[in-house]
Context: one part of a larger RNA
RNA sequence: CCGUGGCUAAGGAACUAGGCAAAAUAGUCUCGUAACUUCGGGAGAAGAGACUCCAACGCAAGUUGGACGCAGUGAAGAGGCCCAGGCGACUGUUUAACAAAAACACAGGACUCUGCGAAAUCGUAAGAUGAAGUAUAGGGUCUGACACCUGCCCGGUGCUGGAAGGUUAAGGAAGGUGCUUAGCGCAAGCGAAGGUAUUGACUGAAGCCCCAGUAAACGGCGGCCGUAACUAUAACGGUCCUAAGGUAGCGAAAUUCCUUGUCGGGUAAGUUCCGACCUGCACGAAUGGUGUAACGAUCUGGGCGCUGUCUCAGCCACGAGCUCG
Repeated sequence: CCGUGGCUAAGGAACUAGGCAAAAUAGUCUCGUAACUUCGGGAGAAGAGACUCCAACGCAAGUUGGACGCAGUGAAGAGGCCCAGGCGACUGUUUAACAAAAACACAGGACUCUGCGAAAUCGUAAGAUGAAGUAUAGGGUCUGACACCUGCCCGGUGCUGGAAGGUUAAGGAAGGUGCUUAGCGCAAGCGAAGGUAUUGACUGAAGCCCCAGUAAACGGCGGCCGUAACUAUAACGGUCCUAAGGUAGCGAAAUUCCUUGUCGGGUAAGUUCCGACCUGCACGAAUGGUGUAACGAUCUGGGCGCUGUCUCAGCCACGAGCUCG
């Protein structure tokens, strides 16, 4: 000097990003136990008391009397608790070896595909899974208990349906043109049929254009000006644009830039926290909205208890290092 353990006056979180670590609590019995609640819980809530030995009585639980110690769950082992809020309903799952969570899953909800040789998936195929199942079934996608709800927009993209018209491939193909040559011609040349090369009216499906439907499909959900008998504000009016202009609820929020917004609470003092306000840079309804008992090695704020975390260090034991031999 370091490590591990033990003790510590007075104070008791003043430490620190943060009570990290440590301390404290702890068993059994009796009493007692709040808000809230899905009536099951919350709850071991919280909080308080008792606990050894001997004798008598008693079935026992125990009662009465007596005894000892610093100490009676006599050693060891054995919940700290409360209040408020965010997120996720819950038990569960996960980054084997830096992340256990608010992430994943979940029961429940919804949409969609699929009539069976099902859809979907693997495979070139045969074949297999689905399923020795049959729409109360199977696949896919989204949401995520429960309660109350889930508004408007189909213009764009997607999907479904439609088939009148436009466009449109290979293929088919009337016809045209070139080459070739039997034949004709004195020659130049003309030239049937066939073949070949090329062109080609017309025909020709789905798709696309087009017409509808569909948002718990992908998604989207405005601006400016004026107006009330103080002022301020604007229920109201005007105008432009849009497919439609954000409804309910919530809101400085896991979302708020300005911002440590403003007001209230808690503190002597609070960029955090809680309750409000609404000026929502840039919440918002199954990319779900708002609540919510219970639950959580979750996150945030506060309190009681407790303590060497600290004021501020000290001592002891053991083990290393170091020094000397």

The part of an RNA shown here (large-subunit ribosomal RNA, domain IV) has 325 nucleotides and comes from an activated sludge metagenome.
Model confidence (mean pLDDT): 87 of 100.
Its Rfam family is "Bacterial large subunit ribosomal RNA".
The RNAcentral record of the full RNA draws on SILVA.